Description
This is a predicted structure of a 513-nucleotide part of an RNA (large-subunit ribosomal RNA, domain I) from Pasteurella atlantica. Its Rfam family is "Bacterial large subunit ribosomal RNA". Rfam links the family to the GO terms ribosome and structural constituent of ribosome. The full RNA is in RNAcentral, with records from ENA.
Context: one part of a larger RNA
RNA sequence: CGUACACGGUGGAUGCCUUGGCAAUCAGAGGCGAAGAAGGACGUGCUAAUCUGCGAUAAGCUUGGAAGAGUUGAUAAGAAACGUGAUAAUUCCAAGAUUUCCGAAUGGGGAAACCCAAUAGGUGAAGAACCUAUUAUCAAUGACUGAAUACAUAGGUCAUUGAAGCGAACCGGGAGAACUGAAACAUCUAAGUACCCGAGGAAAAGAAAUCAACCGAGAUUCUGUGAGUAGCGGCGAGCGAAAGUGGAAGAGCCAGUUAGUUUUAGCAUUAGUAUUAAGAGAAUGAGUUGGGAAACUCAAUCAAAGAGGGUGAUAAUCCCGUAUCUGAAAAUACAAUUGUGGAACUAAGCUAACGAUAAGUAGGGCGGGACACGUGAUAUCCUGUUUGAAGAUGGGGGGACCAUCCUCCAAGGCUAAAUACUCCUGAUUGACCGAUAGUGAACAAGUACUGUGAAGGAAAGGUAAAAAGAACCCCUGCGAGGGGAGUGAAAUAGAACCUGAAACCGUGUACGU
Numbered sequence: 001c002g003u004a005c006a007c008g009g010u011g012g013a014u015g016c017c018u019u020g021g022c023a024a025u026c027a028g029a030g031g032c033g034a035a036g037a038a039g040g041a042c043g044u045g046c047u048a049a050u051c052u053g054c055g056a057u058a059a060g061c062u063u064g065g066a067a068g069a070g071u072u073g074a075u076a077a078g079a080a081a082c083g084u085g086a087u088a089a090u091u092c093c094a095a096g097a098u099u100u101c102c103g104a105a106u107g108g109g110g111a112a113a114c115c116c117a118a119u120a121g122g123u124g125a126a127g128a129a130c131c132u133a134u135u136a137u138c139a140a141u142g143a144c145u146g147a148a149u150a151c152a153u154a155g156g157u158c159a160u161u162g163a164a165g166c167g168a169a170c171c172g173g174g175a176g177a178a179c180u181g182a183a184a185c186a187u188c189u190a191a192g193u194a195c196c197c198g199a200g201g202a203a204a205a206g207a208a209a210u211c212a213a214c215c216g217a218g219a220u221u222c223u224g225u226g227a228g229u230a231g232c233g234g235c236g237a238g239c240g241a242a243a244g245u246g247g248a249a250g251a252g253c254c255a256g257u258u259a260g261u262u263u264u265a266g267c268a269u270u271a272g273u274a275u276u277a278a279g280a281g282a283a284u285g286a287g288u289u290g291g292g293a294a295a296c297u298c299a300a301u302c303a304a305a306g307a308g309g310g311u312g313a314u315a316a317u318c319c320c321g322u323a324u325c326u327g328a329a330a331a332u333a334c335a336a337u338u339g340u341g342g343a344a345c346u347a348a349g350c351u352a353a354c355g356a357u358a359a360g361u362a363g364g365g366c367g368g369g370a371c372a373c374g375u376g377a378u379a380u381c382c383u384g385u386u387u388g389a390a391g392a393u394g395g396g397g398g399g400a401c402c403a404u405c406c407u408c409c410a411a412g413g414c415u416a417a418a419u420a421c422u423c424c425u426g427a428u429u430g431a432c433c434g435a436u437a438g439u440g441a442a443c444a445a446g447u448a449c450u451g452u453g454a455a456g457g458a459a460a461g462g463u464a465a466a467a468a469g470a471a472c473c474c475c476u477g478c479g480a481g482g483g484g485a486g487u488g489a490a491a492u493a494g495a496a497c498c499u500g501a502a503a504c505c506g507u508g509u510a511c512g513u
Stems, first nucleotide, its partner, number of pairs: 001512009015498001016462002020433002022430007029422002031166002039102003042055003046078001049075003061096006070082003107116003117135007137163009170200001171198004181188001185234001210217002221248005231239002252414003256354006263348001266340003270336001272334005278326003284299005300317002302306001308320003363387008373399001394409005449456002469497001472484004
């Protein structure tokens, strides 16, 4: 040095576990904000730090309800207290109060969480200092004023009301790329995508100047099919309908004048249902093994409850629960009952009569855009520019165009449902993951750290049933680490702690060289 065996070290794979994730289903909710939001800064405890809660009334205050023998949130003990049969501590729910400073931030300023005011009131000897309230802008409305300039108008002042900012996707609109694909690239594609603005719980669309085809249908929306069809297309890459038919859902209406009539919103009342705390809730013993019984053996019970979880191994009957039943002072939502009511304001219904029927519009020329349709033989829709009708004996459309025929009535408006989405709440589910997986994050994670900044962005779970977390002794630097002793079922479970693979490093023995 090698080989074999044995025993170790190192290391953290594997197995098992799950506090966390992922994807769905069914319900709820679909907004918050000048009554100051979202998000923060700084405080706040017997408290030095971090998290959670809260706001100078600061892990909290008041009222009402529920529950209650224990309690003062977590790491996290300790100290000091509160409460225990009720004047009841802590806790849960509902409604209030408080809610520093920044932030739309709004008195002015500003390098966010800071600085400096004015007016009125208050404390004060005070003109100091301090405290409280108000003071931004824009729009609409009203009032009062008011130039050049006579009436006026512009302008000014005040009051009232509203707006602003944030938010995951869904929706409508505005403007609008490139990478990319075409195996290059220019029409084309990507794509009307990325971006911006605005609204709602949905939005948008919507009651035919629609389709159809000589038969007929009868608003819109979504969907299966039609169909990767008809078509479009450097006829390349690619793009890509509609009618019809089967379903979901279904709802139709309005306007001006006059007359008549009555009802619904609204308001009050009564009793419900649901949600936001809760309450009741069946039934098992013994022996054996074991550290431990829920295991095994024997014998029982309940079941409208044998869902699930916990308990020293695998529990219907030990605990929490579960089936089922019960429950709200207060708040919210929903659909109702009864009454009132045309009013003091606002908005509508029905009946009858009369009246109205959308002009720089439709269409044309030129240039663009949208339609599955790239100008093509290209209808239809929108319009920058330029033109420009008819008036129901009329007009539009039926994919160039013309005739015939058919069918509708533009240039005003409203409209639920079926549809889309999930920042968020509750319940439930998984041939989803199980710590290099699953969220980036199971842990003080958008943390540590990096970057001037926009931004980028980790690693890191497991003693044990219970800390019973090793008193005491010894070596040592009053170390580190270890050896005894003790605890424990186990300490090769000792905190660098379940299991503990391999690489890698040793010790011992045997053999070889």